[in-house]
Context: one part of a larger RNA
RNA sequence: AUUGAACGCUAGCGGUAAGCUUAACACAUGCAAGUCGAGCGGCAACAUGUAAAUAAUUUUUUAUUUAUGAAUGGCGAGCGGCAAACGGGUGAGUAAUAUCUGGGAAUCUACCUUAUGGAGGGGGACAACUAUUAGAAAUAAUAGCUAAUACCGCGUAAUAUUUUUUUUUAAUUUUAUUAAUUAAAAAUUAAAGUAGGGGAUUUAAUUUUUUAUUAAAUUAAACCUUAUGCCAUUUGAUGAGCCCAGACGAGAUUAAUUAGUAGGUAAGGUAAUUGCUGUACCUAGAUUAUGAUCUCUAGCUGGUCUGAGAGGACGAUCAGCCACACUGGAACUGAGACACGGUCCAGACUUCUACGGAAGGCAGCAGUGAGGAAUAUUGCACAAUGGGGGAAACCCUGAUGCAGCUAUAUCGCGUGUGUGAAGAAGGUCUUAGGAUUGUAAAGCACUUUCAGUAAGGGAAAAAGUUAAUAUAAUUAAUACUUAUAUUAAUUGAUAUUACCUACAAAAGAAGUACCGGCUAACUCCGUGCCAGCAGCCGCGGUAAUACGGAGGGUGCAAGCGUUAAUC
Numbered sequence: 001a002u003u004g005a006a007c008g009c010u011a012g013c014g015g016u017a018a019g020c021u022u023a024a025c026a027c028a029u030g031c032a033a034g035u036c037g038a039g040c041g042g043c044a045a046c047a048u049g050u051a052a053a054u055a056a057u058u059u060u061u062u063a064u065u066u067a068u069g070a071a072u073g074g075c076g077a078g079c080g081g082c083a084a085a086c087g088g089g090u091g092a093g094u095a096a097u098a099u100c101u102g103g104g105a106a107u108c109u110a111c112c113u114u115a116u117g118g119a120g121g122g123g124g125a126c127a128a129c130u131a132u133u134a135g136a137a138a139u140a141a142u143a144g145c146u147a148a149u150a151c152c153g154c155g156u157a158a159u160a161u162u163u164u165u166u167u168u169u170a171a172u173u174u175u176a177u178u179a180a181u182u183a184a185a186a187a188u189u190a191a192a193g194u195a196g197g198g199g200a201u202u203u204a205a206u207u208u209u210u211u212a213u214u215a216a217a218u219u220a221a222a223c224c225u226u227a228u229g230c231c232a233u234u235u236g237a238u239g240a241g242c243c244c245a246g247a248c249g250a251g252a253u254u255a256a257u258u259a260g261u262a263g264g265u266a267a268g269g270u271a272a273u274u275g276c277u278g279u280a281c282c283u284a285g286a287u288u289a290u291g292a293u294c295u296c297u298a299g300c301u302g303g304u305c306u307g308a309g310a311g312g313a314c315g316a317u318c319a320g321c322c323a324c325a326c327u328g329g330a331a332c333u334g335a336g337a338c339a340c341g342g343u344c345c346a347g348a349c350u351u352c353u354a355c356g357g358a359a360g361g362c363a364g365c366a367g368u369g370a371g372g373a374a375u376a377u378u379g380c381a382c383a384a385u386g387g388g389g390g391a392a393a394c395c396c397u398g399a400u401g402c403a404g405c406u407a408u409a410u411c412g413c414g415u416g417u418g419u420g421a422a423g424a425a426g427g428u429c430u431u432a433g434g435a436u437u438g439u440a441a442a443g444c445a446c447u448u449u450c451a452g453u454a455a456g457g458g459a460a461a462a463a464g465u466u467a468a469u470a471u472a473a474u475u476a477a478u479a480c481u482u483a484u485a486u487u488a489a490u491u492g493a494u495a496u497u498a499c500c501u502a503c504a505a506a507a508g509a510a511g512u513a514c515c516g517g518c519u520a521a522c523u524c525c526g527u528g529c530c531a532g533c534a535g536c537c538g539c540g541g542u543a544a545u546a547c548g549g550a551g552g553g554u555g556c557a558a559g560c561g562u563u564a565a566u567c
Stems, first nucleotide, its partner, number of pairs: 001566003005563005012413006018406002020371001025369003029366003034082003039079002042075002046073003049068008089324003099247006107240002112236001115233004120154001122152002129144006160188006168180005193228006201222008249296003256287003261284006267277002299321004303314004326347005349360004377403001379402003385399001386397004416446004426437004450508001452503003456500002461494001464490010511556005516537003522551005532539002
């Protein structure tokens, strides 16, 4: 000088930050990942419409009940899509499969983006639901019904993939290999719709009408069109995987280690290179005193602290990377995991049980117990920023934004200002004259920061969103949709906010450690090598500036001191 500190005494206010360093110990309770009806069948609940019945009555309304999802809004549960691999936590393991820096080639990449082409025609199921059954429960079984952007064939097929032939060039080596390249052939592999709008035309159904499928209307489909989604290939971006080198702790009272071990060929495997592979064969290598192997310790870095620097110590908060998710192992799904709030197996522990069986994982946010010198609320809000889903409105978000607690740190402000000598009283000391506390107090005159009072005022953080109008784009279209502009309405957890104004009164606000030397600051009383002090030297045995008290003084100050730790 410093600290994620703790302890003792003390404490007025605010801003900004920080807050389990110990048991990766065990966890009650709540919340922390959902969303889409513009993918689907549906309709449990809600609002509404339609139809029927009943009742009342102001006589055409109201109420009730029932039916209706080939009724509208919407929607519990279900199928399906996307997300759940992010965000958040912790540092157990890991001395190198990590990290940091710099290179590299044999790769993949959902959503987004660039561009090209396509989206034909069919089929069979499974949930939900219904019925039955088993079970204490968790849940499960059997039979039957049904939809899709769910699932599966068929067709189509290139700048995709694989194979073959071919042109040219290069390298090696000598007449065949490898690599790139030109042209061609064969084989293999796709798809899904949904929503909005529409003048004419066509078809179908219904209603009215007419001698008459004549005429008209409505609805649906075809058709046209817009938006979005789907399939294949492609450009980029982003993210990720892999390889190499150097750097990155301690111990030699650890000196040898290694058999898929080191290398090669072939095969398998991977998105991809590679002993990645106890697959086959061949060679016998490979690492090591420039410290292998073994043991101990440890997440790494940007950085932080200190120091003139060189260095030394550390790696909380914030940011990047890694690893882990009760312990150990494994794969599935998927663009991505070998997956904190997914699955399976084993183990320990806890809970429920009808004893046959089941359920669980806070190193997410709060919170509890335990451990400890020691570390906070079972708070508010999605208003902002960001993330997921959605066409959007919106929904979700313990990320985040805020508030609460703690002098834990740091910064700022205040506890009054001026005047005031009878140098008051009291205290202390005294040579008894006085000295000192001390302009200090009182008194007089002012001021009101902060705190307080006030049913006083009052920002910024708000960008957007919705509606209407206009213009433009799109289009066959003046429709729909989108974009821009204008106008209107509306959105704040914080928040009884910041800030401003008014009111009243010096009113509510100072401690702590030290005073022998180092080291700024001295006297008296008590004690008598006792009681005690102490960082070092040392002090105390009857005049102690060193112990205890008092008066006085010195330092720092809402803090001061001690302890611990680092330089």
Annotation:
Model confidence (mean pLDDT): 82 of 100. Predicted 3D model of a 567-nucleotide part of an RNA (small-subunit ribosomal RNA, 5' domain) from gamma proteobacterium symbiont of Rhabdoscelus lineaticollis. Rfam family: Bacterial small subunit ribosomal RNA. NCBI's taxonomy places the organism under Bacteria, Pseudomonadati, Pseudomonadota, Gammaproteobacteria.